[in-house]
Context: one part of a larger RNA
This record gives sequence, C1' cells and structure tokens, in this order.
RNA sequence: CUGGGCGUAAAGGGCGCGUAGGCGGUCUGCUAAGCGUGUGGUGAAAGCUCGGGGCUCAACCCCGAGUCUGCCAUGCGAACUGGUGGACUUGAGCACUGUAGAGGCAGGUGGAAUUCCGGGUGUAGCGGUGGAAUGCGUAGAGAUCCGGAAGAACACCAGUGGCGAAGGCGGCCUGCUGGGCAGUUGCUGACGCUGAGGCGCGACAGCGUGGGGAGCAAACAGGAUUAGAUACCCUGGUAGUCCACGCCCUAAACGAUGAUUACUCGACAUACGCGAUACACAGUGUGUGUCUGAGCGAAAGCAUUAAGUAAUCCACCUGGGAAGUACGUCCGCAAGGAUGAAACUC
Repeated sequence: CUGGGCGUAAAGGGCGCGUAGGCGGUCUGCUAAGCGUGUGGUGAAAGCUCGGGGCUCAACCCCGAGUCUGCCAUGCGAACUGGUGGACUUGAGCACUGUAGAGGCAGGUGGAAUUCCGGGUGUAGCGGUGGAAUGCGUAGAGAUCCGGAAGAACACCAGUGGCGAAGGCGGCCUGCUGGGCAGUUGCUGACGCUGAGGCGCGACAGCGUGGGGAGCAAACAGGAUUAGAUACCCUGGUAGUCCACGCCCUAAACGAUGAUUACUCGACAUACGCGAUACACAGUGUGUGUCUGAGCGAAAGCAUUAAGUAAUCCACCUGGGAAGUACGUCCGCAAGGAUGAAACUC
C1' cells in the first nucleotide's frame, strides 16, 4: 500500500452542531499544477536478465546489450481534475402567505382518585390469601355523609395516530421559542455533502446542596410457604420516585439497519389504508403503515421509508475464552466512565 465485510453470523459511533480534511452542479475565457507526449542531463560499480567468451565442466571470472520502472531541466498538447476570471439556476438558502402537531422552556389553573386530619350517622368487625397469619379495630375501626389539608399522576379522547436529531414528549390556559410541510412568485447565486479531533444534548438508576413527601417502593422488619426460603405471596416500611441548582454519561440508547444524493421505464406495478396540505376534481409534493413484484439475500426475509442499482464522506469488524479485564492515561465528589492489551488456553 492492498482485500472482504458491518439488520439477525465479528462489526453503524446513543444523537446533533460543526473545525481540519475528503468529495462536489451547468456554460465559458485564461492558466498548465495533476495528466499525456518529445528532447537533454542524470540514474557509479557490483548485482539481476539476455547474448557471447575464459579456467577440461561448473561455481567463479571477463565482454556486450538490456534493466535501473526514477529524478531534474526544457518544449509541446488542453479533453478531464485542479487554479483563476466571467456568467447561470436546477443543488442549497432567504423572503412572503398559510398549515398540522403530547416539539422545547416558563408561569398559571382544573376535576377524578388516593392518603391523612376534624365532625355526623353507626356497630363489630375490617383487611388480606391458594388457605392463613402478622396488621388495623370497643381508646369506636371498616362502611357511609359533610368539611379541610397535601403530594403526585393526568381516565375517556387515544389511533395500526402526531411531534422531535436522538434521549424522549400526553388534563386545560397564557407567554416565550425551535423545527417541519404546502403554495405563489420574488431574491441570493454553488453559498453544497460528509465530518477525524472539538463542542453540545443525552432514559432509568445513582451522587451533592436545599426543599417536598400523597401513593408506590430497593434496603429493612414481621407474617406465611418450605427440608431450608437471605425469594416468589401477605402486613408494614426507609432511601428513592417529585421540585430547584449542579454532577454522572450509561442502555436490547434497537429499525440490533451511519449521513447525503440519484435511479429502479422496459418484466405486472402497483394495490389498500392512515396523518396533513393546495385545489372544483383528477392529479401532485411531504410524512406514516400493510401487502406484492424485479433485484438482492445463507435463509427467514428486505423490497421507492431497500437489506435493490450506483456515488461521496465518516465510524467500525478481522476465531472463541482470558476481557470490556490488567496496566498507563484522561474524566468524575463518589459510584464509576472513556481509551484498552498480553501471557496462557481451546
């Protein structure tokens, strides 16, 4: 330097923004770095290859040619790549008018339920299980009615639904705010794609400080079960779950499928829904599903939302175990995270 791969066999980074870098639309002038071609110089000798020769042969030695794929200088060429100048609008973006939405942040507010507290009625049970017991209750429980307090979550609507880059987002109202989609023209004029490092976001659990604490509930206690029962079941119950601020940075962070773009007519290519939108309709653009076909695939399957056909860029894999361990380094308050071997063994 090179190969084959990455949905399920090893392998797509959890997600985004973006630096360097890589790659890059149409027309045209110039340039000549890449590229092509010519000339000159150089590319020591030995070696190597071919031809010939000398030791009786060979090894070895000698002669000639080639090789030395290169480097430098200079001339020519101008399609392509690059550079530079000009132009363009289809890529990209902006403006305008609309539009759907649990997108985000902050503030406010509502009812049902639960628990607790006060009061009324009322009496012996309640609760719980496979059956029980612990537990609660004559100091009046449970039931029922009235009043009050608190915290958390938002039944129905609800969907095979919607929004978001991902994590994720669900009562109602208001304010602030991000993105998408559609339409009409208009504007900028390649401003693009990807993205090593970097920066930011990142469920749950966990950590720090302060609050809050209704229900639930690791730990814990008791009751059962059992040979035992550090469990499953039951009665309780603390962290936590909630809020503010600051950390942690992991996941079956999954579509186990990186991002972007184009194509898939001819063979039958589409068919049936859903969410939106412009419109009188057909049709069309965007999102989201199912079925089927070419093609692909080891198969099951995927199939215009590809795992098809191509292109650019990034990440990653290279037998199993040892091991996501050890050591070192970086990060963290800690828990730990990131990077990440080897001996040995099969």